The part of an RNA shown here (large-subunit ribosomal RNA, domain IV) has 357 nucleotides and comes from a Vampirovibriophyceae bacterium. The RNAcentral record of the full RNA draws on ENA. The source organism's lineage runs through Bacteria, Bacillati, Candidatus Melainabacteria and Vampirovibriophyceae.

[in-house]
Context: one part of a larger RNA
RNA sequence: CCCUCGCUAAGGAACUCGGCAAAAUGGUCUCGUAACUUCGGGAGAAGAGAUACCCUAUUAAUGUGAUCUAGACAAGCACUAGUGAGCGUGAGAGGGUCGCAGUGACCAGGCUCUGGCGACUGUUUACCAAAAACACAGGUCUCUGCUAAGUCGUAAGACGAUGUAUAGGGGCUGACGCCUGCCCAGUGCCGGAAGGUUACGUGGAGGGGUUAGCAGCAAUGCGAAGCUCUGAAACUAAGCCCCGGUGAACGGCGGCCGUAACUAUAACGGUCCUAAGGUAGCGAAAUUCCUUGUCGGGUAAGUUCCGACCCGCACGAAGGGCGUAACGAUCAGAGCACUGUCUCGGCGAGGGGCUCG
Numbered sequence: 001c002c003c004u005c006g007c008u009a010a011g012g013a014a015c016u017c018g019g020c021a022a023a024a025u026g027g028u029c030u031c032g033u034a035a036c037u038u039c040g041g042g043a044g045a046a047g048a049g050a051u052a053c054c055c056u057a058u059u060a061a062u063g064u065g066a067u068c069u070a071g072a073c074a075a076g077c078a079c080u081a082g083u084g085a086g087c088g089u090g091a092g093a094g095g096g097u098c099g100c101a102g103u104g105a106c107c108a109g110g111c112u113c114u115g116g117c118g119a120c121u122g123u124u125u126a127c128c129a130a131a132a133a134c135a136c137a138g139g140u141c142u143c144u145g146c147u148a149a150g151u152c153g154u155a156a157g158a159c160g161a162u163g164u165a166u167a168g169g170g171g172c173u174g175a176c177g178c179c180u181g182c183c184c185a186g187u188g189c190c191g192g193a194a195g196g197u198u199a200c201g202u203g204g205a206g207g208g209g210u211u212a213g214c215a216g217c218a219a220u221g222c223g224a225a226g227c228u229c230u231g232a233a234a235c236u237a238a239g240c241c242c243c244g245g246u247g248a249a250c251g252g253c254g255g256c257c258g259u260a261a262c263u264a265u266a267a268c269g270g271u272c273c274u275a276a277g278g279u280a281g282c283g284a285a286a287u288u289c290c291u292u293g294u295c296g297g298g299u300a301a302g303u304u305c306c307g308a309c310c311c312g313c314a315c316g317a318a319g320g321g322c323g324u325a326a327c328g329a330u331c332a333g334a335g336c337a338c339u340g341u342c343u344c345g346g347c348g349a350g351g352g353g354c355u356c357g
Stems, first nucleotide, its partner, number of pairs: 001352008010343002014341001019338001027051005036041001038175001052097005061089004068082004098102001110336007117328002122134002138173007150159003176323004181253003186250002188246005195241003201235002206230005213222003254272005281315001282312001293309005
C1' cells in the first nucleotide's frame, strides 16, 4: 500500500451525476392508523407501548377425554346427560428480583410526500441493457360455410381440428373510466357494369416463295394446282380507364390583410388556396429550437422538481387522446430517521504485499 472486517469526539449528505456504499428499521403481542379508492384496497400505512426471571399458581380459561353414575332402548364397552383422571395449550393480574440494556446472542421491513411511464402477475438482449421494451385480459377491423381461410411440403400428406362463425387465421390497439372529431382528392380494398382500351384463340381478305405450263431468238416475263412463308377486317376475358362506397384502411388535417371610445388584443370582416383545413382533451411535455421561457411553490441559494400560463420551432384522438385506485429490483424531485459518503482523518483485527527460507 491492497483486500475483508470492528470502533470512532463534534457535526450529520456539507460527499456525489445520484445517499452509491454503509448505517438505521427489524420478531411477537396490544393500541392506533390519513389522503385517495375500481370499496377489494391503501395497511405491517404512519405512530405509540409492552417483552426477562421468581412467587401467588400445577392461575383463570380452554383442547382431548380415561373412569364412574343416571336414563331410554331394538340390550351393542352402541346412544343421551353428567362426572372428570391423565396429557396438552395457556392469557391477564398482584407482589417481588437483577442489569446500562430482557425478541439481552443469531435469524427477521427503514419510512413519508409529489410526479412521469406502463394498468396489473408475467417475459426479454445465455456472456455489459430487466426497462417506459415484449406479452397480457379487454376493444376493434378484416378473412374464412368446411376438402374453410391460413401454414408446411415437389408431391403424397399433415397442422388448422377429431374444431365449425360464441369457431379458426391475420392486422392494429392494450385493464378500467370518459371518449375517439373533419377529409374518400391520391393510394389500397370492396362493389358495379353502359362505354373506351386489351391477350391467347377463332378468322382468313390480301401479299410473298416455288413451278407444270404459256409467251419470247434470247435475256426474261406471266403463271394454275399443290406445298410453303406471311397475314387485314370481324368476334373475344379479367385487368386498366370509368362509376360508386370505405379511415379502429395507407394517410392528410392552410396562408395573408383589416377591425372594438387609452393601449393591447380581436368575438367580427375581407381575400387566396385545399379532398379537408386539428374538434374534445392535453400542452416548455420521455415531445419546446429560441430556453435556465414567464409567474408561483419548495431552498439562505434550485439549468432538476411541483403548480400554472400558451407564443404547440415540431401534442392530439385505437402508429389511440385524456384521466386513473392498486402494482414496479422502473425513472425524476423533496423530507424524516440514520450514519466515516463527507469536514478529515484516526485506531484496531485477520489475510496479502515486503524480507529470509